[in-house]
A computed fold for a 73-nucleotide RNA from Lachnospira sp. UBA3212, annotated as transfer RNA. It was read from a public genome assembly. Its Rfam family is "tRNA". Gene Ontology term of the family: triplet codon-amino acid adaptor activity.
RNA sequence: CGCGGGGUAGAGCAGUUGGAAGCUCGUCGGGCCCAUAACCCGGAGGUCGCAGGUUCAAGUCCUGUCCCCGCAA
Numbered sequence: 001c002g003c004g005g006g007g008u009a010g011a012g013c014a015g016u017u018g019g020a021a022g023c024u025c026g027u028c029g030g031g032c033c034c035a036u037a038a039c040c041c042g043g044a045g046g047u048c049g050c051a052g053g054u055u056c057a058a059g060u061c062c063u064g065u066c067c068c069c070g071c072a073a
Base pairs, nucleotide, nucleotide: 002071003070004069005068006067007066010025011024012023013022019056027043028042029041030040031039049065050064051063052062053061
């Protein structure tokens, strides 16, 4: 340098016909209990790696670029 996969909440992941971003765990508050765990209810936390473009509308399509993993040489 070539090819493929990936980058979305603190962690692990979904979202693949473009229509206001979700799940599990964790975390915070409350309930239950003598108390803790478990269980139940609620909340916070993300401008989707970065920068542009297309579109009424982009995590999703296009271009460039950075990082990680793998294959080939």